Predicted 3D model of a 79-nucleotide RNA (c-di-GMP-I-GGC riboswitch aptamer).

RNA sequence: AACGAUAAAGGCAAACCCAGAGCAAUCUGGGGACGCAAAGCCAUGGAUCCUUUUUAAAAGGAUAGCCAGGUUACCGAAA
Numbered sequence: 001a002a003c004g005a006u007a008a009a010g011g012c013a014a015a016c017c018c019a020g021a022g023c024a025a026u027c028u029g030g031g032g033a034c035g036c037a038a039a040g041c042c043a044u045g046g047a048u049c050c051u052u053u054u055u056a057a058a059a060g061g062a063u064a065g066c067c068a069g070g071u072u073a074c075c076g077a078a079a
Stems, first nucleotide, its partner, number of pairs: 003076002011036002016031006034065001040071003044068003047063007
């Protein structure tokens, strides 16, 4: 550099419930764990979803736990 274990330490937290924000997608906090080796961060490309104008597209937004890409990082068995 790469790789990822029935290892060790530490970490994140789906669905669902409660409270709040938002027209909505969705997000924030608390509870809760389906899972995750980048499920840390970045909307750059694709994809999906929402809103508005409106009929074919444009604009604005959401998802990083949809796939790529970029970037930073804990641990160290085997190959």